This is a predicted structure of a 477-nucleotide part of an RNA (small-subunit ribosomal RNA, 3' major domain) from a metagenome. The RNAcentral record of the full RNA draws on SILVA. The coordinates come from a structure-prediction model, not an experiment, and the mean pLDDT is 85.
Context: one part of a larger RNA
RNA sequence: UGACGGGGGCCCGCACAAGCGGUGGAGUAUGUGGUUCAAUUCGAUGCAACGCGAAGAACCUUACCUGGGUUUGACAUCCCCGGAACCUCUUGGAAACUUGAGGGUGCCCGUAAGGGAGCCGGGAGACAGGUGCUGCAUGGCUGUCGUCAGCUCGUGUCGUGAGAUGUUGUGUUAAGUCCCGCAACGAGCGCAACCCUUGUCCUUAGUUGCCAUCAUUAAGUUGGGAACUCUAGGGAGACUGCCGGUGUUAAACCGGAGGAAGGUGGGGAUGACGUCAAGUCCUCAUGGCCCUUACACCCAGGGCUACACACGUACUACAAUGGCCGGUACAAAGGGUCGCCAGCUCGCAAGAGCAAGCUAAUCCCAAAAAACCUGCCUCAGUUCAGAUUGCAGUCUGCAACUCGACUGCAUGAAGGCGGAAUCGCUAGUAAUCGCGUAUCAGAACGACGCGGUGAAUACGUUCCCGGGCCUUGUACA
Repeated sequence: UGACGGGGGCCCGCACAAGCGGUGGAGUAUGUGGUUCAAUUCGAUGCAACGCGAAGAACCUUACCUGGGUUUGACAUCCCCGGAACCUCUUGGAAACUUGAGGGUGCCCGUAAGGGAGCCGGGAGACAGGUGCUGCAUGGCUGUCGUCAGCUCGUGUCGUGAGAUGUUGUGUUAAGUCCCGCAACGAGCGCAACCCUUGUCCUUAGUUGCCAUCAUUAAGUUGGGAACUCUAGGGAGACUGCCGGUGUUAAACCGGAGGAAGGUGGGGAUGACGUCAAGUCCUCAUGGCCCUUACACCCAGGGCUACACACGUACUACAAUGGCCGGUACAAAGGGUCGCCAGCUCGCAAGAGCAAGCUAAUCCCAAAAAACCUGCCUCAGUUCAGAUUGCAGUCUGCAACUCGACUGCAUGAAGGCGGAAUCGCUAGUAAUCGCGUAUCAGAACGACGCGGUGAAUACGUUCCCGGGCCUUGUACA
């Protein structure tokens, strides 16, 4: 000087408390451990691994296993020889590959000798190749403490020196934010602001959007209108600016006015010096080591989907604030031409056939669902719950056996609100309800977004956890 203390003081955070809803019990989905296996590819492992890499394993992916093959190689550069490339048929084979036959003559320069580009086949070697090892050799990227308020430097001063001071103190703040004081005076990285979005108004513009007034219609449908909504450009607006009180005459705090909004208005992006030899050599890059007829490459099939069990994360429930049938209403944000598909017909349905529109404020996905109204069920393992299983189908795709999703009929398991323990959340939040997107041929209960309905509680900081500042002890560095 740090670190640590079941030392002290001050302060903060859904940290506790006050509340609301869960997890832990059941079934299923998914990840992991374990076990099994020819293989169940690899990585991630307290918080900060475990719906994580994987925004999507039937083949492919794929790295694993078994079997069949190749050895200058699937890919790159260079040399030599031959041929256009390419297309079609055929033999064997699970395919990779292979046997034989036919068609076919191109581009550029040309003295029609030849040369060149591109592609294919053969040959020789330099080399290619490796998701092989080392994240404790590394770059880059990322997590974490933590959006916590800290981390430092120059000059000066003090100290023999390590160092200190500044950065400590009084007050204040979300903040090393600001004020005052002070052997310090300044500065940098952080904080804040600048950026995006949302909340109010003005203005410009008026189609594909809008419809107050005037006609018109089944319908903003049409004429028309440019007000309103909306869209997207430009501006205004909030600054403790104003008033009162408290405060040291300060910084600031409390209350009020006006205002759409008030003291950082709400949300996002933004992550200091560093810590964990944290994670990643399987994104990529890269040192070293290793393999080179194999640890490389091609193909078929299998596996990653196994299953006495254990754990994490979710979904669905256990019902009457409910279940079922019918009727009826209101979103936002997205996506669409190898696509979204109106409408009509067929089918109980998944879906199929025909087919208009739309490169989209125009057309389509598209039905929003909870909500509201009417009726049935009347507390039961039930008209709750839907696992499991049987049969029949649909769709995608070369192909759904291992191993897809969905539909119909039948079947109808556990489950009576969950022990110890434990998690999230302070407002348009929790809870609850549906909608969309990426990946994607197909395949979400996951992820990422969107809106609808919409609470309770916070006395307070004694205690648990994490953190910040000052101080004290130390046999630790």